[in-house]
RNA sequence: AUCGACAAAGGCAAAGCCACCGAAAGGUGGCGACGCAAAGCCACGGGUCUACAGCUCUGAUGAGCCAUGACAGCCGGGUUGCCGAAA
Numbered sequence: 001a002u003c004g005a006c007a008a009a010g011g012c013a014a015a016g017c018c019a020c021c022g023a024a025a026g027g028u029g030g031c032g033a034c035g036c037a038a039a040g041c042c043a044c045g046g047g048u049c050u051a052c053a054g055c056u057c058u059g060a061u062g063a064g065c066c067a068u069g070a071c072a073g074c075c076g077g078g079u080u081g082c083c084g085a086a087a
Stems, first nucleotide, its partner, number of pairs: 002087001003084002011036002016031006034073001040079003044076003047071003054065004
């Protein structure tokens, strides 16, 4: 360095519920633990979600399109990093 123990110390926290922010997706905090060796960080590539505004259609209700919004716990990639059995 690769790697990842029925190791030790510590860490994070899915669903759900509550409060707040947001048009929404979603986020933040609290409770809570399904899981996680990068479930730390970065939207760079792919993917997914949303659609206030905008555009198109409609007599209208409404429908469709769209990321500049969001997801790092979808997959790659980049970057930083705790511990040390076996190999």
A computed fold for an 87-nucleotide RNA from a Synergistales bacterium, annotated as c-di-GMP-I-GGC riboswitch aptamer. It was read from a public genome assembly, where an Rfam model found it. The model forms 95% of the base pairs in the Rfam consensus. Taxonomically the source falls in Synergistales (Bacteria, Thermotogati, Synergistota, Synergistia). The prediction has a mean pLDDT of 91.